[in-house]
Molecule: transfer RNA
Organism: Candidatus Bathyarchaeia archaeon
RNA sequence: GCUGGGAUAGCUCAGCUGGCUAGAGCAGCGGCUUUGUAAUCCGCAGGUCGUGGGUUCGAAUCCCACUCCCAGCU
Numbered sequence: 001g002c003u004g005g006g007a008u009a010g011c012u013c014a015g016c017u018g019g020c021u022a023g024a025g026c027a028g029c030g031g032c033u034u035u036g037u038a039a040u041c042c043g044c045a046g047g048u049c050g051u052g053g054g055u056u057c058g059a060a061u062c063c064c065a066c067u068c069c070c071a072g073c074u
Base pairs, nucleotide, nucleotide: 001073002072003071004070005069006068007067010026011025012024013023019057028044029043030042031041050066051065052064053063054062
């Protein structure tokens, strides 16, 4: 230099045949329970969907450029 894959909540990931308000588990906070802690159960909060443009009535999803990570080729 070229090719492919990836970037979504604090962490691990789903969602990528475009459509209601973006989700799960763990972690966090509150409650229930307990003499108390842990566990269980209930609830709450937490997101510029890597960045910037484009297409569209509508983009996490499609297209382009760039940044970073992984693998391969030269």